[in-house]
Context: one part of a larger RNA
Molecule: small-subunit ribosomal RNA, central domain
Organism: uncultured bacterium
RNA sequence: CUGGGCGUAAAGCGCACGUAGGCGGAUUGGUCAGUUAGGGGUGAAAUCCCAGAGCUCAACUCUGGAACUGCCUUUAAUACUGCCAGUCUCGAGUCCGGAAGAGGUAAGUGGAACUCCUAGUGUGGAGGUGGAAUUCGUAGAUAUUAGGAAGAACACCAGUGGCGAAGGCGGCUUACUGGUCCGGUACUGACGCUGAGGUGCGAAAGCGUGGGGAGCAAACAGGACUAGAUACCCUGGUAGUCCACGCCGUAAACUAUGAGAGCUAGCCGUUGGAGGGUUUACCCUUCAGUGGCGCAGCUAACGCAUUAAGCUCUCCGCCUGGGGAGUACGGUCGCAAGAUUAAAACUC
Repeated sequence: CUGGGCGUAAAGCGCACGUAGGCGGAUUGGUCAGUUAGGGGUGAAAUCCCAGAGCUCAACUCUGGAACUGCCUUUAAUACUGCCAGUCUCGAGUCCGGAAGAGGUAAGUGGAACUCCUAGUGUGGAGGUGGAAUUCGUAGAUAUUAGGAAGAACACCAGUGGCGAAGGCGGCUUACUGGUCCGGUACUGACGCUGAGGUGCGAAAGCGUGGGGAGCAAACAGGACUAGAUACCCUGGUAGUCCACGCCGUAAACUAUGAGAGCUAGCCGUUGGAGGGUUUACCCUUCAGUGGCGCAGCUAACGCAUUAAGCUCUCCGCCUGGGGAGUACGGUCGCAAGAUUAAAACUC
């Protein structure tokens, strides 16, 4: 390479947009490039294959045949693919009418709690633990009452509930704004799918500059525990956590399951619509989500099962024994940390 694979054995890029490319709905006509059939030319010899012959056999050699799966050309065929021209509406999109939502950005605002400050009451403890101690407290703590300050997070509602491509999103209000679903079927008429490179987004931690700093808390200090205890527990506590701008670009970025399309039993919940029926509180139908179970089928098994890991198609990514190693070297990116691309020797 071929073949076979990628939920858990190696293997789905973290996610999207999109370039090239690949693939692409129904129908009519044309063309005949691909395709198919026939003919012609060529495809040197040797080699290979088959039949025979010659060296005593064989290797070897010779004769004949076949073959040379190819290329060129010509005559036809026209189903499929391509190309050209036209038509269509079911894919895709637009429009109209509704609907739900922690989707995003910015500004404003609310209450509870923690901490701190001030003042009052009040007196000897408080705190903490398995038990203690470090710690705080007669310079008045803890507790309690009133007032004030500041920062961060939003109890209940809350839900295998919702929204978002993923990361993720949760007090309330306003402004701006993205997407989705349902119904109508008015319009466009294949405008589509995927997507190497590329571009953008991308938790936490970390980095730069400037703010902010209540609580929590790496590092650090102390107290314990212990044989030791660079831990678990306790008392403190700095970066950080928060904001603005700019980097980083990684995660068990997980559904460990790429995207899109079609087909293939059901049953029970739940969210958002639409239609119908009626006993007005339920039932039926249907579309889009989100869960539980389960048939066929699949699977090594576990399990998956209309939200497939079933049956098919298109496109992309990835895997090829363990260790060495996601390392070295080189390249690219980065302020750095490092990220990305990515071996070999050797060894089992």